[in-house]
Parts: sequence; structure tokens; C1' cells
RNA sequence: GGGCGGCUAACUCAGUGGUUAGAGUGCUAUCUUCACACGGUAGAAGUCACUGGUUCGAAUCCAGUGCCGCCCA
Repeated sequence: GGGCGGCUAACUCAGUGGUUAGAGUGCUAUCUUCACACGGUAGAAGUCACUGGUUCGAAUCCAGUGCCGCCCA
């Protein structure tokens, strides 16, 4: 330098154009307990990496940029 893949909650990931963006773990409150853990219930937490474009409508499609990983030279 070239090619490919990835970037979504604190972490690991799902979500292949339309309804309010989800799960597990973790966190907070509460119930339970003498107390802790386990378990039940409720809740908070996201500029969907960034910029621009296409579209009535974009996490999703397109282009560029950044970061990470793999391969080739």
C1' cells in the first nucleotide's frame, strides 16, 4: 500500500428499511433473611463510532473518515 470483517447499554451480543432499539450478565430499589448469598418483583442506563448521501421513512442501504482484528504484498 491492497483485500476482508467488526464498531449497538458498564461487559458479551441480537436486531438485513416502518410500531416504543432488545436479551443475558452487571447496577439500583424493594420483598425474603438476624445478616449475606440465592431467588421474586420493579427500575435506571444507548448522540446505534463519526460525517455526508439515498429514501416518505435508516442501527439497517451507499460513500468517506476514525479505531480494532485477520490476510496479502

A computed fold for a 73-nucleotide RNA from a Planctomycetales bacterium, annotated as transfer RNA. The sequence was found in a public genome assembly. The prediction has a mean pLDDT of 82. The source organism's lineage runs through Bacteria, Pseudomonadati, Planctomycetota, Planctomycetia and Planctomycetales. Rfam family: tRNA.